The RNA shown here (c-di-GMP-I riboswitch aptamer) has 82 nucleotides and comes from Anaerotruncus massiliensis (ex Liu et al. 2021). NCBI's taxonomy places the organism under Bacteria, Bacillati, Bacillota, Oscillospiraceae, Anaerotruncus.
[in-house]
RNA sequence: AUGAAUAUUUGGCAAAACUAUUGAAAAAUAGUGACGCAAAGCCAUGGGUCUAAACCGUAGGGUAUGACAGCCGGUUGCCGCA
Numbered sequence: 001a002u003g004a005a006u007a008u009u010u011g012g013c014a015a016a017a018c019u020a021u022u023g024a025a026a027a028a029u030a031g032u033g034a035c036g037c038a039a040a041g042c043c044a045u046g047g048g049u050c051u052a053a054a055c056c057g058u059a060g061g062g063u064a065u066g067a068c069a070g071c072c073g074g075u076u077g078c079c080g081c082a
Stems, first nucleotide, its partner, number of pairs: 002082002012037002017032006035070001041075003046072002048068003055062002
């Protein structure tokens, strides 16, 4: 790289919820807990989504320098029938 088979280990991570803390919020961290995940490992100047303190606006509101990768994406790994 290609095909095939429906075979597969050691294990790993941890949704929601609750508690505590941080934060304006989104959300994050830790503990408990497992909804699930073959990358649910890592990456935020690729796309997309969320929030709106400060700032702007007469107002409705606008806006990321904030956040999310368990949204797509990029990238690095584990197993092994040929």
RNAcentral holds the sequence, with entries from Rfam. Its Rfam family is "c-di-GMP-I riboswitch aptamer". Rfam's curators write: GEMM was predicted in a large-scale screen for bacterial structured RNA regulatory elements.